The prediction has a mean pLDDT of 81.
This is a predicted structure of a 74-nucleotide RNA (transfer RNA) from a Planctomycetota bacterium.
RNA sequence: GGGCGGUUAGCUCAGUUGGUUAGAGCGCCGUGCUCACACCGCGGAGGUCACAAGUUCGAGCCUUGUACCGCCCA
Numbered sequence: 001g002g003g004c005g006g007u008u009a010g011c012u013c014a015g016u017u018g019g020u021u022a023g024a025g026c027g028c029c030g031u032g033c034u035c036a037c038a039c040c041g042c043g044g045a046g047g048u049c050a051c052a053a054g055u056u057c058g059a060g061c062c063u064u065g066u067a068c069c070g071c072c073c074a
Stems, first nucleotide, its partner, number of pairs: 001073007010026004019057001028044005050066005
């Protein structure tokens, strides 16, 4: 220098052919239970979907550029 994949909650990750409210598990907070802790039940908080631009009535999803991480080629 070239090619491919990835970036979504604190962590690990889903997200279907673009469609109206963006999710799961763990963690965190509260609460029930317990003498108490753990387990378990219930409730809750937490997100500029890496950044920017474009297409569209509508973008996490499509296009372009940039950044970072990983793999391959030279």
It matches the Rfam family "tRNA". By type it is a transfer RNA.